[in-house]
Model confidence (mean pLDDT): 83 of 100.
The RNA shown here (transfer RNA) has 73 nucleotides and comes from Methanobrevibacter smithii.

RNA sequence: GGGGUUAUAGUGUAACCUGGCAUCAUCUGGGACUCCAGAUCCCAGGAUCGGGGUUCAAAUCCCUGUGACCCCA
Numbered sequence: 001g002g003g004g005u006u007a008u009a010g011u012g013u014a015a016c017c018u019g020g021c022a023u024c025a026u027c028u029g030g031g032a033c034u035c036c037a038g039a040u041c042c043c044a045g046g047a048u049c050g051g052g053g054u055u056c057a058a059a060u061c062c063c064u065g066u067g068a069c070c071c072c073a
Base pairs, nucleotide, nucleotide: 001072002071003070004069005068006067007066010026011025012024020056027045028044029043030042031041032040049065050064051063052062053061
């Protein structure tokens, strides 16, 4: 220098190809149960790497930038 993969709650992940209120677990807070605690159950909170574009609507499509990993030179 060229090519490929990838980035989503504090952590790990689904949804992306085929655009339509962002999933689940864990975590945190509250509650139920218990003599107390644990386990279990219920409720609530929190996220789409940055910027721009297309669209009624973007995690998803397009452009550009950044980080991580891999391959070629």
RNAcentral records the identical sequence in 11 taxa. The source organism's lineage runs through Archaea, Methanobacteriati, Methanobacteriales, Methanobacteriaceae and Methanobrevibacter.